[in-house]
RNA sequence: GGUAGAGGUUGCGCGACUUAAGAGUAUUCCGCCGGAUGCCGCAGGGGCGUGUGAGGACGGAAGAAAGGGAGGAGCGCCGAAGGAUGCCGCCGCCUGCAGACGGGGUCCUGGGCAUACGGCGAAGAGCCGUGUGACUGUCAUCCGGACGGAUGGAGAGCUACU
Repeated sequence: GGUAGAGGUUGCGCGACUUAAGAGUAUUCCGCCGGAUGCCGCAGGGGCGUGUGAGGACGGAAGAAAGGGAGGAGCGCCGAAGGAUGCCGCCGCCUGCAGACGGGGUCCUGGGCAUACGGCGAAGAGCCGUGUGACUGUCAUCCGGACGGAUGGAGAGCUACU
C1' cells in the first nucleotide's frame, strides 16, 4: 500500500408511508367599523393592487402548507457521519445584501448517554456547539493472579490476512 472486519443504553446517514404540533394560524369569502396605504425577503430602482375603499379591528363561514419533530417498511454503510469556515456554480423583476440549492478546499470531533450554558427554533420539542460527568470500544505504558485496575492517546486510529 491492498483486502476484510470490530465498536452499538437507538452505532451512523438516507428514507416511502403514518402522525403530534404548527393552527382554528396563513389564506379566501360574507357582514360591519374605518379612511390611505398594501404587495413583489431587506435597501435603492422598477412594477403591481387600491376611494368601484388599502392595511387594520370585530363577528361569521370555509380552512391549509413549509421548515423543525415522533414512529418507520426499506436502502446505503463503520469518517459511518456531524460541525466550523472561506471559495466556485446556480435561483428570485434589476443591482447590492441576506437566503435556498449543488460542488469542492481547509480545520475540528473515537462512539452513544446525561447535564449546564450558548445558538437555531412557534416550542418547555428537537437539533447543533462548548464544558463537565460516568459509561463504552480500542491502542500504548505500568501494576497485580488468565481477568481486571491506573495513567495517557486518538479514527491519519484499531484488529486480521497479504
The RNA shown here (Lysine riboswitch aptamer) has 162 nucleotides and comes from uncultured Lachnoclostridium sp. The model forms 100% of the base pairs in the Rfam consensus. The source organism's lineage runs through Bacteria, Bacillati, Bacillota, Lachnospiraceae and Lachnoclostridium.